[in-house]
RNA sequence: AGAGUUUGAUCCUGGCUCAGAUUGAACGCUGGCGGCAUGCCUUACACAUGCAAGUCGAACGGCAGCACGGAGCUUGCUCUGGUGGCGAGUGGCGAACGGGUGAGUAAUAUAUCGGAACGUACCCUAGAGUGGGGGAUAACGUAGCGAAAGUUACGCUAAUACCGCAUACGAUCUAAGGAUGAAAGUGGGGGAUCGCAAGACCUCAUGCUCGUGGAGCGGCCGAUAUCUGAUUAGCUAGUUGGUAGGGUAAAAGCCUACCAAGGCAUCGAUCAGUAGCUGGUCUGAGAGGACGACCAGCCACACUGGAACUGAGACACGGUCCAGACUCCUACGGGAGGCAGCAGUGGGGAAUUUUGGACAAUGGGCGAAAGCCUGAUCCAGCAAUGCCGCGUGAGUGAAGAAGGCCUUCGGGUUGUAAAGCACUUUCAGUGGGGAGGAAAGGUUGCAGAUUAAUACUCUGUAGCUGUGACGUUACCCACAGAAGAAGCACCGGCUAACUCCGUGCCAGCAGCCGCGGUAAUACGUAGGCUACGAGCGUUACCCGGAUUUAUUGGGCGUAAAGGGUCUGUAGACGGUUUUCCAAGUCUGGUUUCAAAGCCCCCGACUCAAUCGGGGAAAGGGGUCAGAUACUGGGAUACUAGAGUCAUAUCGGGGUUACUGGAAUUUUUGGUGUAGGGGUUAAAUCCGUGGAUACCAAAAAGAACACCAAGCGCGAAGGCGGGUAACUAGGUAUGUACUGACGUUCAGAGACGAAAGCUAGGGUAGCAAAUCAGAUUAGAGACCUGAGUAGUCCUAGCUGUAAACAUUGUCCGUUAGUUCUUCUCAAUUUAUUGGGAGGGAUGUUAGCUAACGCGUUAAACGGAUCGCCUGGGGAGUAUAGCCGCAAGGCCGAAACUUAAACGAAUUGGCGGGGAGGCGCACAACCAGUGGAGCAUGUGGUUCAAUUCGAUACGAAGCUGAUGAACCUUACCUGGGCUUAAAAUGCACCUGGUAAGCAGGCUCCUGAAAGGGAGAGUCCUUCGAGGGUGGUGCACAGCUGUUGCAUGGCUGUCGUCAGCUCGUGACGUGAGUUGUUCUCUUAAGUGAGGUAACGAGCGCAACCCCCAUUCUGUGUUAUCGUGUCACAGAAGACUGCCUAGCAUUAUUUUGUUAGGAGGAAGGAGGGGCCGACGUCAAGUCAUCAUGAUGCUUAUGUCCAGGGCUACACACAUCCUACAAUGGGCUAUAACAGAGGGUUGCAAGACCGCAAGGUGGAGCUAAUCCCUAAACUAGCCCUCAGUUGGGAUUGCAGGCUGAAACUCGCCUGCAUGAACCCGGAAUUGGUAGUAAUCGCACAUCAGCAGCGUGCGGUGAAUACGUUCUCGCCUCUUGCACACACUGCCCGUCAAAUCAGCAAAGUUGGGGGUACCCAAAGGCUCUGGCUUGCCAGGGACUAAGGUAAAUCCAGCGAUGAGGGUUAAGUCGUAACAAGGUAACC
Repeated sequence: AGAGUUUGAUCCUGGCUCAGAUUGAACGCUGGCGGCAUGCCUUACACAUGCAAGUCGAACGGCAGCACGGAGCUUGCUCUGGUGGCGAGUGGCGAACGGGUGAGUAAUAUAUCGGAACGUACCCUAGAGUGGGGGAUAACGUAGCGAAAGUUACGCUAAUACCGCAUACGAUCUAAGGAUGAAAGUGGGGGAUCGCAAGACCUCAUGCUCGUGGAGCGGCCGAUAUCUGAUUAGCUAGUUGGUAGGGUAAAAGCCUACCAAGGCAUCGAUCAGUAGCUGGUCUGAGAGGACGACCAGCCACACUGGAACUGAGACACGGUCCAGACUCCUACGGGAGGCAGCAGUGGGGAAUUUUGGACAAUGGGCGAAAGCCUGAUCCAGCAAUGCCGCGUGAGUGAAGAAGGCCUUCGGGUUGUAAAGCACUUUCAGUGGGGAGGAAAGGUUGCAGAUUAAUACUCUGUAGCUGUGACGUUACCCACAGAAGAAGCACCGGCUAACUCCGUGCCAGCAGCCGCGGUAAUACGUAGGCUACGAGCGUUACCCGGAUUUAUUGGGCGUAAAGGGUCUGUAGACGGUUUUCCAAGUCUGGUUUCAAAGCCCCCGACUCAAUCGGGGAAAGGGGUCAGAUACUGGGAUACUAGAGUCAUAUCGGGGUUACUGGAAUUUUUGGUGUAGGGGUUAAAUCCGUGGAUACCAAAAAGAACACCAAGCGCGAAGGCGGGUAACUAGGUAUGUACUGACGUUCAGAGACGAAAGCUAGGGUAGCAAAUCAGAUUAGAGACCUGAGUAGUCCUAGCUGUAAACAUUGUCCGUUAGUUCUUCUCAAUUUAUUGGGAGGGAUGUUAGCUAACGCGUUAAACGGAUCGCCUGGGGAGUAUAGCCGCAAGGCCGAAACUUAAACGAAUUGGCGGGGAGGCGCACAACCAGUGGAGCAUGUGGUUCAAUUCGAUACGAAGCUGAUGAACCUUACCUGGGCUUAAAAUGCACCUGGUAAGCAGGCUCCUGAAAGGGAGAGUCCUUCGAGGGUGGUGCACAGCUGUUGCAUGGCUGUCGUCAGCUCGUGACGUGAGUUGUUCUCUUAAGUGAGGUAACGAGCGCAACCCCCAUUCUGUGUUAUCGUGUCACAGAAGACUGCCUAGCAUUAUUUUGUUAGGAGGAAGGAGGGGCCGACGUCAAGUCAUCAUGAUGCUUAUGUCCAGGGCUACACACAUCCUACAAUGGGCUAUAACAGAGGGUUGCAAGACCGCAAGGUGGAGCUAAUCCCUAAACUAGCCCUCAGUUGGGAUUGCAGGCUGAAACUCGCCUGCAUGAACCCGGAAUUGGUAGUAAUCGCACAUCAGCAGCGUGCGGUGAAUACGUUCUCGCCUCUUGCACACACUGCCCGUCAAAUCAGCAAAGUUGGGGGUACCCAAAGGCUCUGGCUUGCCAGGGACUAAGGUAAAUCCAGCGAUGAGGGUUAAGUCGUAACAAGGUAACC
């Protein structure tokens, strides 16, 4: 510090997500040690049990219990407070601290800084006093009540308990005279004196009383700061102030009475929600944001609510009283309780510890002290909860072991890792040693203080004694042995780290993008790797990244975002000069912001975490002093901003009244006759009752042609015939005047198109709704005919628009050029210059994501207002305000989603445009579609009808250029299993008694196969070869996947395109080049040009044909020829003319013609197929990855099937006849092929197919080998002498074989069919049409295919339309690219919210009723500090009417989401009616 994610790609805008740090955490897996921290975040839920606040006998009366002493005697008992001590009690101090929790509290709080009207026990300090009396009471005793808790009566007693008297200050009060107010003793020691004694007395210590000052602590007041909501805008009656009184420690409406009517609030009162506050903690570069555990300060609370008492201090966590809820005890009468103290329990929860030890230390209470108490505290226990440290070994070790995993089978990796060898021993373990935390305290001696004193007491000092929970402490030593100690997550990108197997849109993963549908680096294992490490991951929260709320530090033309416009209040900001003040501002000093923490330095634990000591800076608040430029305030002056005045002028500015003509419609009259009108076409409609048309007259309402414009005016909306009145404004010029009077404006006010509403008019035309006619699958629309609201006027309302320039208003600064409106000046009189407007163009600039803006800014600056923060839900719900209503203004959330959006780019597409081409259309010819048959396909059938190909680009297609067997892949049946064929290894394999391949013989069988018999080669004599057997590796597969592939092929398309290098332009995708003009069959060529060049395509080079020439040649009867072969020439706009177009010029292009020539504009045809598209076709030609089968999905054999047949389609053939058919004749005339397992002549036989036979030919030699045509005769328009299907009989040929299932011949039979619906195909010349021939395949089988020649046409105006293609341009919401995208209803499932009759719960108030405890107050009584009663206040409770919040709710209406539901097709292209508000 960034990254991923919207797109085909790009740049923005914008959200979502990730990497970091953190935690009082939790969960999963795992777990060695130690140090230091931390540990109920949830139910302020309920609590069993134990402990958490006592202490003082040196205040007191005393003695229940223990120990000791003494006495008595009955020797095991009694008595004795005498001593140590001490239960209970009186009294003192403490219990208001310490400890817990965060419910309440948004200010009675906290933080910081100030203030004056206060209190203060214990402590310190200076001063004074401590005299003398009195009466009670608990304990105790006796007697009762009660279950208990407890309590009553009588009697005794003490005090540092209580009450008087005296005295007293600088105390308090005061009318200034005066008045009032205290106390307590106790303990230690003691020489003299007094006393019978007790004691007095002296002294020390410690108390007590009154008062002074202080410290610390506390109470009170003020300023500033402190969360969210305006869908909370008004709140307040003790409320604000005054006077008087009361009250308090103290100021004060703190309380009461009276008076006044104030006080607070848009700088956010009140209300509602949430919340303890701070030092600080986490994060962040900082500014900030979030948080407020532990530690520290403050506050609040103590089961809930109220109240006071005591006291220095409480309205009191472990006190009291009352009420309430809950729990417990009970003898049912009544009582007891409060863990938010420490442990602990239940419950809640994802979740948080031991019913531990000790007062040794620190601190606290009491005490003179010893000491006692202390769940404060110090320690220990539990928990990886966190931070920090240490360890789990280190060295060497390549045969790179074994095993695992992968593999291209070679190897690689795990990996120096292990083993092995030689070392070490931290930590843990065992044993031993062993600090510090300890200072006190006690006692003795000495010194000092005090004193009359050597005593007592205190202080200091020295010796002795002596206190440790932790603790088996830390630490040290010894011993043994690598010994006891590694996991977790991840490995598609972000993000470091990759392979195999399994799975097969399943199981699953996922933070975002996304992965998984048979080759998953994304799922689940494994191996390996990476990161961290006693931890590692996940989840949750917060900060960061996020400049994504922007003060630092964002925006608003089109991405979200300028209010419809103006006036103007508060507010914000504000021209020039001088002077004063010093509020802001600046400078310096001072004080404060507790400690801890952060930061820096030093130090202590071996280090670190941790702990101790010291310190600064910045910043905030207060205060003092100074400065005065700027801002501000006061004063003064000015004229440049602003305004006033005068003159001139401008305009469709506004309001009102009057008025004009054209047109439309209607009415009347006339002329006139059959239609009119309307549309793509029609119909509804009007018209013989006279329309339309034409003429004349009249009426009505609305709107104002031309002028008219890049025009003018207005704040915007908006304003257009003419005239008048009234009225507002702008501009120019001018001197004069005022003298900052200004700008922008929340709230407020005014105006505000159209539609709409109310009331009253008006209504010609137009026209929602509505009716009808069409269109259509439908047509609730578009089109047509009618037609009502409305449109118009008056008076009101509404208050919104794509109210748009999608650009708020004002001021200043920054190049030009040009047009125009109004106006001023100058002159040269049609020009120049100035001002105010309205437009265009466009950088010298600048800005912008780009488009674009550009003196009318979207540039550069200033002032101010409004608005925005992902998309949807939604401008919706709800509340409020406005409105007659319609509706408007304000305006959420739940939920859902990873995008939505802007600009530009390349394509593709368009029922967009322009240009061009093609047998694409048109023109012409012949067909197909109808019939019969052939072939193929679909479908059906079948044991099988093997498989593939399916728009063009499958269907007489493929391998098929040829299925009877074979082919053959299919079916049935029968066989074989290292196999039908290949390679390798191991073992066995004879010449001897036996056994082996092929071939031979025999048996069986449909055959394959099985069985039997005879039967080896070579030799160096070791063996070798071949064969067979057994076993192992393997073979084999027309099995699957053409969506894993290679290769090959089809298609767009022989269309003219597709790209690159360098340069240039652009932020970029990309563009330019390749666009433009002309031209071409062509990106063919030329010109121009930020391009210059190049490549693959085009063309040419190649082959065939046409002409000529040369050469050669034999199988030819002949040959200046012809024929064949080989080679060469020839055609290139090279020449001429004209027209047209173009060109600044030279020209250039095209058309027509001529010349030459066999051929003239690519001469005709072929081969040749750019980048790419279609996951196009083919695993069944072949090859091949993966996968499946292995006595079978392999292989062999026989038979069958691929040939089936209601039907549908495709492609042919033959026809329907006379341009024909039949017969005869000439047995006319080709080309190109083929031929020895062959072609076969002549001859003979047969009606014929064919047969016999075999001359000739290995081919320019021989053979296969023509038909249409021509000529003659017959047929004469008919289902025929057309047509030949079908069928019967008889034959022929091939072949083992002709039944399923071949072809041919003869005779007989003689079907449909009389020119073919919608639709559709081919063809532009030697072409179509027509005629036959050959060949391939092949034993045989051709209506197919591939070739060949014979005869030989018609037509093309042209490019509007159909189809396809190319280029440019335009729009796009498409990019799987229009077979695209996409909207709404309905149906289904599900989710959240809203409304809702009602119902349930809660909150805070208001009014009233009742009123506990309590203090205050009043009255009465007596034993004078108690009792009884009254009053107002008042918790809880009750009643009533409202209000707010929340829960549930039949049902209702919308919304969101959900691969493949229904209906349409609204939007995106002119989206097929432009879209939208």
Record summary
Predicted 3D model of a 1477-nucleotide RNA (small-subunit ribosomal RNA) from an uncultured bacterium. Its mean pLDDT, the model's own confidence on a scale to 100, is 82.